[in-house]
């Protein structure tokens, strides 16, 4: 330089053909169980705003294409394998 593959919550990792992002597990908090833990169950767990219903942003960065983009196009960055 070329080709392939991959960047999404604290962390790993889904998202079917474009159609409610975060299923699911791990961690974490709180909470039962227990003398005390541990393992176990049960509930929470992205960001900011509001007293509240609630709204508003968020999938590497930056732009298009579409009502509609994690997904489809085009630059660019970062990682990984591979050829020279």
């Nucleotide at each position: 330089g070329c080709c392939g593959g991959g960047g999404u919550g604290g962390u790993g990792a889904a998202a079917c053909u474009g159609g409610u992002a975060g299923a699911c597990g791990c961690g974490c908090u709180g909470g039962a169980c227990u003398c005390a833990a541990a393992a176990u169950c049960c509930a929470g767990u992205g960001g900011g705003g509001g007293c509240g219903a609630c709204c508003c942003c968020g999938u590497g960065c930056g732009g298009g294409u579409u009502c509609g983009a994690g997904u489809c196009c085009c630059g660019c960055c970062c990682c990984c394998g591979g050829c020279a």
The RNA shown here (transfer RNA) has 84 nucleotides and comes from Hippea maritima DSM 10411.
It matches the Rfam family "tRNA". By type it is a transfer RNA.